A computed fold for a 142-nucleotide RNA from Nonomuraea sp. SBT364, annotated as c-di-AMP riboswitch aptamer (ydaO/yuaA leader). NCBI's taxonomy places the organism under Bacteria, Bacillati, Actinomycetota, Actinomycetes, Nonomuraea. Its mean pLDDT, the model's own confidence on a scale to 100, is 75.
[in-house]
RNA sequence: GACCUGUGACCGCUGAAUCCGCUUUUACGCGGAACCGGGGACCCAUGUGUUCCACCGGGGUGAAUCGGCAGACUCUUCGCCGUAGGGCAGCUUCCACGCCCGAACCCGUCAGCUAACCCGGUAAGCGGCAUGGAAGCGAGGA
Numbered sequence: 001g002a003c004c005u006g007u008g009a010c011c012g013c014u015g016a017a018u019c020c021g022c023u024u025u026u027a028c029g030c031g032g033a034a035c036c037g038g039g040g041a042c043c044c045a046u047g048u049g050u051u052c053c054a055c056c057g058g059g060g061u062g063a064a065u066c067g068g069c070a071g072a073c074u075c076u077u078c079g080c081c082g083u084a085g086g087g088c089a090g091c092u093u094c095c096a097c098g099c100c101c102g103a104a105c106c107c108g109u110c111a112g113c114u115a116a117c118c119c120g121g122u123a124a125g126c127g128g129c130a131u132g133g134a135a136g137c138g139a140g141g142a
Base pairs, nucleotide, nucleotide: 010128011127012126013125014124018033019032020031021030022029034122035121036120037119038118039117044112057110058107059106060105061104066082067081068080069079071078085101086100087099088098090137091136092135093134094133095132096131
C1' cells in the first nucleotide's frame, strides 16, 4: 500500500412493526400515542326446488395467484419457463422497462359485509451512489 472479514456510528430499503412515559432487581414489566390486523348488527349479499357425481371442509395475514413443461417414480420430493400481483434513496404521480420478488405462516370444523363494541401486533431481514426520464411539491445553497 492492497485485499478480505468483523464491530460501531450514520444514511437508507422491504414491512404495520415507530416514538414517548412510568416503575424497577437496569433488566423484566406496565401504560400512552401512532400505525396495522381480526372478530362483531340492522340493511345489503348469499341461500331455498330437482337430478347426477365426489368426499377433496372452510377461513385469515401477505404482493406472493394461476398455468405449462420435464425428469424421477412404490411413495415423497425437487427443477425449468411464464403469469395475476408487488418493490427499487427528498416526497407524490406518470412514463420507460433497467434490476428484483412472485414466499412463508396461522386458525382449527368456525367467521360474508358490518355501526356501537370486543380482541390482538409493533417482528424479521437486507443494503452503502442507490435504473432512467417528466411534472408538481418540499428542503438546502448562492